[in-house]
C1' cells in the first nucleotide's frame, strides 16, 4: 500500500398557527422534512435500500433562467413527490421495529 478473511461500531428528518367539526398532527389555508453510492455539491438525473409481490416481478416527484471547461446537482424563479396497518381521509401521530438494511467506519489477521 492493495487484496481476502473474522469481529465490533454507526447507519432517516419533519406538525407550530388558523378554519370547519361531536370528533381531524388525517380534511381546507398556511408551516415543516429529505435514507445510500455515483456524477461539479442531487428528494424529483443513473443506480440500491426500505415498502408490497402471484417470486416473474412492481414500486412518487421539475421544467425555465443564469455562472462555468464541466451541474436536470450551484444560484434566481416558480411547482412537485412520499409504503404498508390504525385511527375523521396522514410524507410529519402510533404500530410492525429495542427490527431489517443500502452503505460508513474501525479493530485483528493470512498470504504478496
Nucleotide at each position: 500500500g492493495a487484496u481476502g478473511a473474522u469481529u465490533c461500531u454507526c447507519a432517516g428528518g419533519g406538525a407550530g398557527a388558523g378554519g370547519u367539526g361531536a370528533a381531524a398532527a388525517u380534511c381546507c389555508u398556511u408551516a415543516c422534512c429529505g435514507g445510500u453510492g455515483g456524477u461539479a455539491a442531487a428528494g424529483u438525473c443513473c443506480a440500491c435500500g426500505a415498502g408490497c409481490u402471484u417470486a416473474g416481478g412492481c414500486a412518487g416527484a421539475a421544467c425555465a433562467g443564469g455562472u462555468u471547461a464541466a451541474a436536470u446537482u450551484c444560484c434566481u424563479g416558480u411547482a412537485c413527490c412520499g409504503a404498508c396497518g390504525g385511527u375523521a381521509a396522514a410524507g410529519u401521530c402510533c404500530g410492525g421495529a429495542u427490527g431489517a438494511a443500502a452503505g460508513a467506519g474501525a479493530a485483528u489477521u493470512u498470504g504478496c

A computed fold for a 112-nucleotide RNA, annotated as FMN riboswitch aptamer (RFN element). Of the family's consensus pairs, 100% are formed in the model. Its mean pLDDT, the model's own confidence on a scale to 100, is 82. The sequence was found by an Rfam model in a public genome assembly.